SAM riboswitch aptamer (S box leader) from Kibdelosporangium phytohabitans, 115 nucleotides, folded computationally. The coordinates come from a structure-prediction model, not an experiment, and the mean pLDDT is 84. Taxonomically the source falls in Kibdelosporangium (Bacteria, Actinomycetota, Pseudonocardiales, Pseudonocardiaceae). The model forms 91% of the base pairs in the Rfam consensus.

């Protein structure tokens, strides 16, 4: 790169350096010189994994263990994330005079696994 699964209405920002973008893509609507992106340091949230932890099921005759649920009341390690629901919408339904509202995809992100 491109397959698979799961999750995307909750949750979390200061400082420095830097100096015009950014919010994937388009449309649209927002952020931005009261300082975008990006780099670096602190700091936070979050529990996808891995770890631990378990008064929980199985298997193991006990016992060592394993697998599996479960952990708001664990956050140690790996990712990740801290404007707006993925900011809304694009493509099909369904409703409705319309606006618009519902539902599902697709696309994206994120984690895991695998080629």
């Nucleotide at each position: 790169u491109g397959c698979u699964c799961a999750u995307c209405c909750a949750g979390a920002g200061g400082g420095g350096c830097a100096g015009a973008g950014g919010g994937a893509u388009c449309g649209g609507c927002c952020c931005g010189a009261a300082g975008a992106a990006g780099c670096c340091c602190c700091g936070g949230c979050a529990a996808c994994c891995g770890g631990c932890g378990u008064u929980c099921a199985c298997c193991g005759u006990u016992c060592a263990g394993g697998u599996g649920g479960c952990g708001a009341u664990c956050a140690c390690g790996g990712u990740g994330c801290c404007a707006a629901u993925u900011c809304c919408g694009a493509c099909c339904g369904g409703u409705g005079a319309a606006a618009g509202c519902c539902g599902g995809a697709a696309a994206g992100a994120u984690g895991a696994g695998g080629a």